RNA sequence: UGAGCCGGCCGGGUGGCCGCGGCCCGGGCAACCGGGCUGAGGAAGGUCGGGGCUCCACAGGGCAGGGUGCUGGCUAACGGCCAGUCGGGGUGACCCGCAGGAAAGUGCCACAGAGAACAGACCGCCGAUGGGCCCGGCUCCGGCCGGCGCCACAGGUAAGGGUGAAACGGUGCGGUAAGAGCGCACCAGCGCCCGGGGCGACCCGGGCGGCUCGGCAAACCCCACCCGGAGCAAGGUCAGACAGGGGAUGGGUGGCCCGCCCGAUAUCCCCGGGUAGACCGCGUAGAUGGAUGGCCACCGCCCGCCGGCAACGGCGGCGCACAGAACCCCGCCUACAGGCCGGCUCACCGU
RNA sequence: GGGGGUGUAGCUCAGUUGGCAGAGCGCUACGUUCGCAAUGUAGAGGCCAGGGGUUCAAUUCCCCUCACCUCCA
Numbered sequence: 001u002g003a004g005c006c007g008g009c010c011g012g013g014u015g016g017c018c019g020c021g022g023c024c025c026g027g028g029c030a031a032c033c034g035g036g037c038u039g040a041g042g043a044a045g046g047u048c049g050g051g052g053c054u055c056c057a058c059a060g061g062g063c064a065g066g067g068u069g070c071u072g073g074c075u076a077a078c079g080g081c082c083a084g085u086c087g088g089g090g091u092g093a094c095c096c097g098c099a100g101g102a103a104a105g106u107g108c109c110a111c112a113g114a115g116a117a118c119a120g121a122c123c124g125c126c127g128a129u130g131g132g133c134c135c136g137g138c139u140c141c142g143g144c145c146g147g148c149g150c151c152a153c154a155g156g157u158a159a160g161g162g163u164g165a166a167a168c169g170g171u172g173c174g175g176u177a178a179g180a181g182c183g184c185a186c187c188a189g190c191g192c193c194c195g196g197g198g199c200g201a202c203c204c205g206g207g208c209g210g211c212u213c214g215g216c217a218a219a220c221c222c223c224a225c226c227c228g229g230a231g232c233a234a235g236g237u238c239a240g241a242c243a244g245g246g247g248a249u250g251g252g253u254g255g256c257c258c259g260c261c262c263g264a265u266a267u268c269c270c271c272g273g274g275u276a277g278a279c280c281g282c283g284u285a286g287a288u289g290g291a292u293g294g295c296c297a298c299c300g301c302c303c304g305c306c307g308g309c310a311a312c313g314g315c316g317g318c319g320c321a322c323a324g325a326a327c328c329c330c331g332c333c334u335a336c337a338g339g340c341c342g343g344c345u346c347a348c349c350g351u
Numbered sequence: 352g353g354g355g356g357u358g359u360a361g362c363u364c365a366g367u368u369g370g371c372a373g374a375g376c377g378c379u380a381c382g383u384u385c386g387c388a389a390u391g392u393a394g395a396g397g398c399c400a401g402g403g404g405u406u407c408a409a410u411u412c413c414c415c416u417c418a419c420c421u422c423c424a
Base pairs, nucleotide, nucleotide: 001347002346003345004344005343006342007341008340009339010338012299013298014297015296016295017294018293020039021038022037023036024035025034026033027032041322045333046332048331049330050329051328052327053231054230055229056228060258061257062256063255065227066226067225068224069223070084071083072082073081074080085099086097087096088095089094100222101221105220106219107216108215109214122161123160124157125156126155129152130151131150134147135146136145137144138143169187170186171185172184173183174182188212189211190209191208192207193206194205195204196203197202235280236279237278238277244271245270246269247268248267250262251261252260300320301319302317303316304315305314306313307312352423353422354421355420356419357418358417361376362375363374364373370407378394379393380392381391382390400416401415402414403413404412
C1' cells in the first nucleotide's frame, strides 16, 4: 500500500417560526387563554423462545401431546449468553454446526444396475461333466489315451469391467483350479482392557480381538430433561338497557381419566332479545381511533457538473437510511444510507 | 394489540409413510360450419409465495421473511 477477519459505538447538529400529546402553575362560570417542564428505538418491527402479571379453587398424579438434545458454568427462566470438546471450511486472522442413540426394534433408499443390506453371478476368471471338430501317439481297425481351442450346463469365485449418491475396509506378499481377511505385515475404523491428564465432553499412550458392522432419527421410535390451559380485547369495579322461552341434570379444569372444589328456583349449553358506556389494570413518554411533526437559514456528510497541477473554490440535488412505543421485562431473528474507534491476519514493497 | 389458518398453470382446486408435478374451466393451432356457438384432435402454459438448511434427492421435513384470509369485548 492492497485484500480481509473480529469486537464496540454513532446513526445528523445549532438557531428561529408554526403545530401536537401528557403533567404542573396562573386567569376565566365555562369553552378556552398564557407560562413552565417533559415526550420513540437499536431495532419500538417479526411475535420465535422465556418470565412477571391476571383468571381458571390449589396447579396434584397418570395417559396422550409438545419442546429441548456434546460438556461445564451464568441467568428469574429460555431454543439465550460465556468458556471449552468434537466435526467441517479457510493459506491465515477466524467462521459454521437442531452435535444423544442406526451392534433396541420397525420403516425407506426412486432411476440405473446382475445385486441396495448380515446382498449379488450380467460380462469376465476357474475347473468337473457331456457333445462336436482338429492335431499327435498306440492299435487286435471296434476304438483308447493325451493336447489345444469351441459350444452347452449343475457349480466355484466379489480380484477386474460396468451401474449408482451409496456395492460389505486399503496397499503389498503368500496362498489357490481361479479367488477371497483365507493367512501374514503395515495403515484406517470399531469394540474391549490397562495406564496418564481433565470437574466433564474428551484427549494422549500401550495391549488384545480379523470384529470390518452402509446412509436417513429436521422418518416412526428409544433414552435423558422440561412443559397444566388461556391471554391486558386477560381480568376487576360501577352505571345503563332488555323479554323471555326451551333443553340437560350436574358444573368448574379449552385432549382424556383419577383426585380435588363448588352447588340446589343454583349452575351450564342452545335459541331469541338488549348494551356497545366510564374507571382501574397502566408505568417519571403514554393512551382517547391512537401525540412526538412541518417549514426556513447556517453547518456536517454524500452524489453530479465546472475551474484549478494540487490544496481547494463555485453551482445544482423533494440526497442523508431502516423504521416508529400501546401491559411490562429478558433474549433471539429480520431490516438498515453513511460513518467512527480498537484489536488481528495474509500478500507485496522499503529499511 | 393478541390467537388461528392459507399461498401449487390465467381462474377454482387435488397432490403423505420424500423420488414422473396433476384435474376442470380458460388459451393456441387444426378439423367440422356459408359463418358463429357447441364438439373432436393436438399443444403451450409452473423455479410449487421468496430465501437458507437436512438429505443421494424437498411441493412434502426444519428455520427465517413476505402477502392474504379469519376470530376476539
Predicted 3D model of RNase P RNA and transfer RNA as a complex of 424 nucleotides. Model confidence (mean pLDDT): 76 of 100.